Predicted 3D model of a 73-nucleotide RNA (transfer RNA) from a Minisyncoccota bacterium.
RNAcentral records the identical sequence in 8 taxa.
The source organism's lineage runs through Bacteria, Bacillati and Minisyncoccota.
Rfam family: tRNA. Rfam links the family to the GO term triplet codon-amino acid adaptor activity.
Its mean pLDDT, the model's own confidence on a scale to 100, is 82.

[in-house]
RNA sequence: GCCAAGCUAGCCAAGGUGGUCACGGCGCAUGUCUGAAAAACAUGAGAUUGAGGUUCGACUCCUCAGCUUGGCA
Numbered sequence: 001g002c003c004a005a006g007c008u009a010g011c012c013a014a015g016g017u018g019g020u021c022a023c024g025g026c027g028c029a030u031g032u033c034u035g036a037a038a039a040a041c042a043u044g045a046g047a048u049u050g051a052g053g054u055u056c057g058a059c060u061c062c063u064c065a066g067c068u069u070g071g072c073a
Base pairs, nucleotide, nucleotide: 001072002071003070004069005068006067007066010026011025012024019056028044029043030042031041032040049065050064051063052062053061
């Protein structure tokens, strides 16, 4: 340099017919329990890489950029 895949909470990660409250796990907070903690259970907060385009409507489609991984040279 060329090609491919990916980027979604603090970490990991699913999703797609474009429209509902964005599925979960770990962690975090609160509560129950306990003498107190741990464990368990319940509840809760927190996320679509950036810019533009298409569209009534974009996390999803298109373009460009950035970053990560792999392959080729």